[in-house]
Context: one part of a larger RNA
Molecule: large-subunit ribosomal RNA, domain II
Organism: uncultured Ilumatobacter sp.
């Protein structure tokens, strides 16, 4: 891992509903007694039949109260006892699962420390004190040579330990092995016997050790501890079908009440939509009349600076600035104004639907997600976060489209069909359907990612200058004189800089546009003539493009191929394809209405679905009764075939070799694929 078997809402007693039955202003017994039993007896008790009040008490009333008022609770709807069933309470209470807590015991054959008594430590090295001799001294001290054999001394086996590294890691081993390492006469190692016991011991102290277990051992018991937590919870079909919100909570992943679901009873359009009429309101927008904010100018108090000045006063100001004026702005907590929607009420119409409302039984939900809209927070960030009496989808929704893609677009799957029409989206090939029609644009593969900004890209529109009295561009020619203007300067001559910027000749020519020189010179421009012969400049708006443009395996930012008068873009049009949508044909089921032959016919509407509510069934085991099958072959097992929406059922053949169905009613240890389920097998 697979297979087979086992494996989870039970039972008792209360409460409260529903269904059904008995009796009924009543209903019913409990213990117990008798009886084989069925059953009979048993009336204590319980519920109902009257309530109100704290009570005395009164009573269809009563309490409060001074009250005959008002108000509260009652009176005017029948109960009760069984059976079945939903839910609930108390019990282990659907099943499995803690870590833990307490009690009584068992452990020091492991290990920690201690006690008693034994054992062990190859070999080698060093050479303390003391002692002897010699030297030395006044005597010493001291020195030397011997002797001696100290030491938590040295090297290193046994022995003890375990620093590093490699292997091992379903190991040879639930801590090992190889190499290397530390101690090795000591606080050494070790045998045997003994002592200390669980909030206790022991601890050269690591919360270490206390029998592979230690921040409180192990065993048994309390015990089925508790678990607002996780997991699991077994057959079928039919109808409806949620929530992820509000308030509260030692509450936030739990719960209570409400909201939303379902079932029953009652009511019977009360609901909803549209129209008309009547209302309340302060949002969007707008505005500046208030509250504040705010730019420029004017006017002008006040203040600052300057002048003047003994004081006071005066003059002045490209300073600051209130009020006021003109022009221009801003606001969730501003409003002189002010919608559209929405909301409330009335009437009419439409609609009859799983509309509304009330009471009662049973729930689930109370982690929501994204998209669009209106807002707060954030960075007018987030696949971010928090709201909306805004909407949608997913959740609980399959189908088609978006290449793929819960939340986007289209559309809501009762079943069948090798029929038709459409939606979104598409129609060159992959790939169903146009290489469809018309007019334009784009040259960037833009399309098929992105901004500020930049640019003689190109199309359209508008305004405007110059132009056959010849424009724009090119070419030929001129571009002069006073004068080297004045100043400055070493120099300054159009061209370092400052000032001025005139006059003359002329078709035209600046006291000079740029290059250039030390300064001149030189080149050139403005401006003018000629040549040429028709358009040429500027600005604004707008369509489509260009640059800006950098990421990691490989094109890789159209799904791909590939596409350029498109297979791109814009506008207009004609067709077609395209879904579980709609239609067609047939079947099933639910519900309402009508009719009746009371289980049928006709008509209408409907049948996606998680949590969940309701309804109807299948099967297993057993009991009772009836009626059956079976050695001419029961159950079980295997094959085939038929029937039923399904759970399932029938028939037949084979195997098997002794019991087993059916109908009615009843009772359950009643249905497995999941629980790191349990046991067995492989």
């Nucleotide at each position: 891992g697979c297979c087979u078997g086992c494996g989870a809402g039970u039972u008792a007693c209360g409460g409260u509903g529903u269904g059904u039955g008995g009796c009924a202003a009543g209903g019913u017994u409990a213990a117990c007694c008798a009886g084989u039993g069925a059953u009979g007896g048993g009336u204590a008790g319980c519920c109902g039949g009257a309530g109100c009040g704290a009570a005395a008490g009164c009573g269809a009333g009563u309490c409060u109260g001074a009250a005959u008022a008002g108000g509260g609770c009652g009176u005017a709807g029948a109960g009760u006892c069984g059976c079945a069933u939903g839910c609930u309470g108390u019990a282990g209470a659907c099943c499995c699962g803690a870590a833990g807590c307490c009690a009584a015991g068992u452990g020091a054959u492991c290990u920690a420390u201690c006690c008693a008594u034994g054992g062990c430590c190859a070999g080698g090295u060093u050479g303390a004190a003391g002692c002897g001799g010699a030297g030395g001294u006044a005597a010493g001290a001291c020195u030397c040579c011997g002797u001696g054999g100290a030491g938590g001394a040295c090297c290193g086996a046994a022995c003890c330990c375990a620093c590093g590294u490699a292997g091992g890691u379903u190991a040879a081993a639930a801590a090992c092995u190889g190499c290397a390492g530390g101690g090795a006469u000591g606080a050494g190692c070790u045998g045997u016997g003994g002592a200390u016991a669980g909030g206790g011991g022991u601890g050269a102290a690591a919360g270490g050790c206390u029998a592979a277990u230690c921040a409180a051992a192990c065993u048994u018991g309390g015990c089925a501890a508790u678990a607002g937590c996780u997991g699991g919870u077994u057959c079928u079909c039919c109808u409806c079908g949620a929530a992820a919100u509000g308030c509260a909570u030692u509450u936030a992943g739990g719960u209570g009440c409400a909201g939303c679901g379902u079932c029953g009873u009652g009511u019977g359009u009360u609901c909803a939509g549209u129209c008309u009429c009547g209302g309340a309101g302060g949002u969007a927008g707008a505005g500046c009349a208030c509250u504040g904010a705010u730019u420029a100018g004017g006017u002008u108090a006040g203040g600052g600076g300057g002048c003047c000045c003994a004081c006071a006063a005066g003059c002045u100001u490209a300073c600051c600035a209130a009020c006021c004026c003109u022009a221009g702005u801003c606001a969730a907590a501003c409003u002189c104004c002010g919608a559209a929607u929405g909301c409330c009420g009335a009437g009419a119409c439409u609609c009859c639907a799983g509309a509304g409302c009330a009471c009662g039984g049973c729930a689930g939900u109370g982690a929501g997600a994204c998209c669009a809209c209106g807002a707060g927070g954030g960075a007018u960030g987030a696949g971010c976060u928090u709201c909306g009496u805004u909407g949608g989808u997913c959740g609980a929704a399959a189908g088609g489209g978006a290449a793929a893609c819960a939340g986007c677009c289209c559309a809501g799957a009762u079943c069948a069909u090798c029929a038709g029409c459409u939606a979104a989206g598409g129609c060159c090939c992959c790939u169903a359907a146009u290489u469809c029609u018309g007019u334009a644009c784009u040259a960037a593969g833009u399309g098929g990612u992105a901004a500020a900004c930049g640019a003689u890209g190109u199309g359209g529109g508008a305004u405007u200058g110059c132009a056959u009295a010849g424009a724009c561009a090119g070419c030929c020619a001129g571009g002069a004189g006073g004068u080297u203007g004045g100043c400055u300067u070493a120099g300054a001559a159009g061209c370092a800089g400052c000032c001025a910027c005139c006059c003359u000749u002329g078709a035209a020519a600046g006291a000079g546009u740029g290059c250039g020189u030390a300064a001149u010179a030189g080149c050139u421009c403005a401006c003018u003539g000629g040549u040429c012969g028709a358009g040429u400049g500027a600005u604004c708006c707008u369509g489509c493009g260009c640059g800006g443009a950098c990421a990691a395996u490989g094109u890789a930012a159209c799904g791909g191929g590939g596409c350029u008068c498109a297979a791109g873009u814009a506008c207009a049009g004609a067709g077609c394809c395209g879904a579980a949508g709609c239609u067609a044909u047939g079947g099933g089921c639910u519900u309402c209405c009508a009719a009746u032959u009371u289980a049928u016919u006709g008509g209408g509407a409907g049948c996606g679905g998680u949590a969940g509510a309701g309804g109807a069934g299948c099967g297993u085991c057993g009991a009772u009764a009836g009626g059956g099958c079976u050695g001419u072959g029961a159950a079980g097992c295997g094959g085939a075939u038929c029937c039923g929406u399904g759970a399932g059922g029938g028939u037949u053949c084979g195997u098997g070799g002794a019991g087993c169905g059916c109908u009615a009613u009843c009772g359950a240890g009643u249905g497995a694929g999941a629980a790191u389920g349990c046991a067995g097998g492989c």